[in-house]
RNA sequence: CGCAGCAAAAGGCAAACCCAUCGUGAGGUGGGGGCGCAAAGCCACGGGGCCCUCUCGAGGGUCAGCCGGGCUACCUGC
Numbered sequence: 001c002g003c004a005g006c007a008a009a010a011g012g013c014a015a016a017c018c019c020a021u022c023g024u025g026a027g028g029u030g031g032g033g034g035c036g037c038a039a040a041g042c043c044a045c046g047g048g049g050c051c052c053u054c055u056c057g058a059g060g061g062u063c064a065g066c067c068g069g070g071c072u073a074c075c076u077g078c
Base pairs, nucleotide, nucleotide: 002078003077004076005075012037013036017032018031019030020029021028022027035065041071042070043069045068046067047066048063049062050061051060052059053058054057
């Protein structure tokens, strides 16, 4: 540097649901919680889901834990 994740160590993240709060909404943030995750770290670039608006085929949002792509990274093995 590339590839892989059977086993292990150190640690990490946190679905549903509940509470608070922000947002018209999708949904965000904080706390509890823990289904799961080897990129469940980051980026809306392509596709897709969802929401809002209107002149109804466009505009604006949202989701990175839907798929692809890009960037970065711990441990172990080859």
Molecule: c-di-GMP-I riboswitch aptamer
Organism: Actinomycetota bacterium